Overview: A computed fold for a 710-nucleotide part of an RNA from a Candidatus Woesearchaeota archaeon, annotated as large-subunit ribosomal RNA, domain II. The coordinates come from a structure-prediction model, not an experiment, and the mean pLDDT is 81.

[in-house]
Context: one part of a larger RNA
RNA sequence: GCCAGGAAGUUAUUUCUUGUGGCGAGAGUAAUUCGAAAAGAAGUACUCGAAGCGAAAGCGAAAACUCGCAAGCAAUGAGGAGUUUCGUCAUAAUAGGCGAAAAGUCACAGGGAAUAGACCCGAAGCCGGGUGAUCUAAUCGUUAGUAAGGUGAAGCGAAGGUAAAACUUCGUGGAGGCCUGAAGAGGUAUUGUGUGCAAGCAUUUUUCUAACUGACGAUUAGGGGUGAAAAGCCAAUCGAACCCGGUUAUAGCUGGUUCCUAUCCAAGUUGGCCGCAGUCAAGUCUCGGAUGAGAUAGUUAAAUUGGUAGAGAUACGGAUUAGAGAUUUAGGACUCGAAAGAGUUCGGUUUUUUGUCCAACUCCGAAUAGUUUAACAUCGUAGAUUCCGGGAGACGGGGUGUCGGGGUAAGCUUGACAUCCGAGAGGGGAACAACCCAGACUGUAGUUAAGGUCCCAAAAUAUCAUUUAAGUGUGAACGGUACAAGAGUGUUCAUCUUCGAAGACAGUGAGGAGGUAGGCUCAGAAGCAGCCAUCCUUUAAAAAGUGCGUAACAGCUUACUUAUCAAGAAGGUGAGCCUUUAAAAUGGACGGGGCUAAAUUGAUUACCGAUACUACAGACAAUGGCAACAUUUGUGAUAGAUAGGCGUUGUGGCAGGGCAGAAGCAAGUUUGAAAAGACUCGUGGACCUGUCAUAAUUGAAGAUCCUGGC
Numbered sequence: 001g002c003c004a005g006g007a008a009g010u011u012a013u014u015u016c017u018u019g020u021g022g023c024g025a026g027a028g029u030a031a032u033u034c035g036a037a038a039a040g041a042a043g044u045a046c047u048c049g050a051a052g053c054g055a056a057a058g059c060g061a062a063a064a065c066u067c068g069c070a071a072g073c074a075a076u077g078a079g080g081a082g083u084u085u086c087g088u089c090a091u092a093a094u095a096g097g098c099g100a101a102a103a104g105u106c107a108c109a110g111g112g113a114a115u116a117g118a119c120c121c122g123a124a125g126c127c128g129g130g131u132g133a134u135c136u137a138a139u140c141g142u143u144a145g146u147a148a149g150g151u152g153a154a155g156c157g158a159a160g161g162u163a164a165a166a167c168u169u170c171g172u173g174g175a176g177g178c179c180u181g182a183a184g185a186g187g188u189a190u191u192g193u194g195u196g197c198a199a200g201c202a203u204u205u206u207u208c209u210a211a212c213u214g215a216c217g218a219u220u221a222g223g224g225g226u227g228a229a230a231a232g233c234c235a236a237u238c239g240a241a242c243c244c245g246g247u248u249a250u251a252g253c254u255g256g257u258u259c260c261u262a263u264c265c266a267a268g269u270u271g272g273c274c275g276c277a278g279u280c281a282a283g284u285c286u287c288g289g290a291u292g293a294g295a296u297a298g299u300u301a302a303a304u305u306g307g308u309a310g311a312g313a314u315a316c317g318g319a320u321u322a323g324a325g326a327u328u329u330a331g332g333a334c335u336c337g338a339a340a341g342a343g344u345u346c347g348g349u350u351u352u353u354u355g356u357c358c359a360a361c362u363c364c365g366a367a368u369a370g371u372u373u374a375a376c377a378u379c380g381u382a383g384a385u386u387c388c389g390g391g392a393g394a395c396g397g398g399g400u401g402u403c404g405g406g407g408u409a410a411g412c413u414u415g416a417c418a419u420c421c422g423a424g425a426g427g428g429g430a431a432c433a434a435c436c437c438a439g440a441c442u443g444u445a446g447u448u449a450a451g452g453u454c455c456c457a458a459a460a461u462a463u464c465a466u467u468u469a470a471g472u473g474u475g476a477a478c479g480g481u482a483c484a485a486g487a488g489u490g491u492u493c494a495u496c497u498u499c500g501a502a503g504a505c506a507g508u509g510a511g512g513a514g515g516u517a518g519g520c521u522c523a524g525a526a527g528c529a530g531c532c533a534u535c536c537u538u539u540a541a542a543a544a545g546u547g548c549g550u551a552a553c554a555g556c557u558u559a560c561u562u563a564u565c566a567a568g569a570a571g572g573u574g575a576g577c578c579u580u581u582a583a584a585a586u587g588g589a590c591g592g593g594g595c596u597a598a599a600u601u602g603a604u605u606a607c608c609g610a611u612a613c614u615a616c617a618g619a620c621a622a623u624g625g626c627a628a629c630a631u632u633u634g635u636g637a638u639a640g641a642u643a644g645g646c647g648u649u650g651u652g653g654c655a656g657g658g659c660a661g662a663a664g665c666a667a668g669u670u671u672g673a674a675a676a677g678a679c680u681c682g683u684g685g686a687c688c689u690g691u692c693a694u695a696a697u698u699g700a701a702g703a704u705c706c707u708g709g710c
Stems, first nucleotide, its partner, number of pairs: 001710006011116013026048003032042003052059002062084001064083004071076001085100005119256002122253001126246006137220009146210001148180003151176001155172006184207003189203002192201002222238001224234003259645006269282005285391006294379003298376008310364001311362002317358003322353006331346006397421010426437003441618007451608003454593003460605001462604004467599001473595002486580003490577010507564005513537003518532003543558001547556002619635003622631003646699001648696010664683002667680005
């Protein structure tokens, strides 16, 4: 892991509510007794109800009137609604509180709650009583062990030496938490080997006369011991051992919770809580009842609320640009003056012109929105709206669009409105909770939506035009990065201006002069270092000179003119596509192939394409109906509410089957919407079933579920 079997809302008491039944202003007995341990009878204590109010003393309630649903021709009118009124408490007296025009009780069954283990499994823990020092820690007693070698302390002896010593040398000697190293004890590294009945083995390595290593016997016990101290060790268990008990401890936490179908269908919001993984109340869902006529998601119109978007700035508060003027008025600086003082400037105040802002500015001011009314519309006597009662679940939400707050930003955070996912399948988007289309009862057929129509792959290698040469692109957006300002003599289109057959633009041929080397300056300055001026003449045209150049000249060139040639040329603005701007780590992504259209823009017609829509048939729900049937509406669904069924085991009544073959097992055929049922055949060899009731240890795929098998 698989298979088989087992495995989770139970029972008791009390209580609320719903249904059925008995009796009914009453209803019922409990213990117990009789009886056969039955049925039945007795038992009237007690419980609930029939009156309330008040702390108590105590006091102590209308069978009134009106409206009115169903029904009915009407009168009327059970329930129902309203108005007066009544009991009691409190008060000096009111207001006011509670109560009042009679339905309960018992049994059984369904649904909740409380108390109990209370749907099942699951802690770490806490407390009590015991058992452990054969492991290990420390201590005590008795007892045992440590090959061999090295080094050579003190002391002692001899010799030398001295006045005597000190001292020196040679021996002897055998000290040491000394050295090498076996047994023993330990356990460093190989980051070896790789599981050796739960820390092995090999090699390497540390220590080895000591604070050494053992053996046996004793002592210390759980908030206690022991500890050269690591919270180490105390029997493979230690930041408080183990065993049994309290004990089914508790768990707001995790996991699991077993057959079918039908109807409806949520919430992640508000408030409280040592509340934030929870829970209670409200809202929201569901079921039942009462009432009896209106209800309001929509559209239009009218009225009305408001201070947002926008806008504004001599309409306030605040911020704020550049000038012009006036005034010297706190002040500073500079200049002039012997001083008084004067002038200039900065600053202040003020007037005016001009430019710009604000969530906490507003002289203004929408749209949308809100409220009210009316009409329409929709829903509603097949019962809406409203109210009452039973049962919940939920109280972690999330995405997108628009409008906001916070933040540099975020698949960020926090709001409002709408919508979707959550709880929603189907088609499209390559794949993809919430993007687009569209809300799935079943079957068959057709038509479309979004999106597509070269191949993968259903449908146009469709039609008419445009653009692009970059594989740009082939992507609605998003995820899955995204591409900007800027630049382009890439290319297309639009528009404006200027020149042009009286010849433009480009090229080529020719000219490009004189006064004069303008004046000044300068060593020089001649078109061309610099300053000033920039005239006149001859001309088709030619600057007191555009750029090189010279020491200064010279020289080259340009403007300008003409000839030739021949038809457009030059400039500006805007738009489309394209290029560049444009960088990430394995080779790589238009879904892929591939495509020059199968890209792009505009237009047109076909076709494909869904559980959408339509047609036909069928099922169920709702409603009408005695029924047949009809109607139109409906039938996605998690948590959840409600209803009806299927199957298993026993018991009772009734009815049956079986050795001419029961149950079980294994196949086949078949019925039902499903849970499930029926029949046939084989095997099997003795019990089994239907129906109506009734009672449940009543349904498994899950729980790191339990036991067994493989």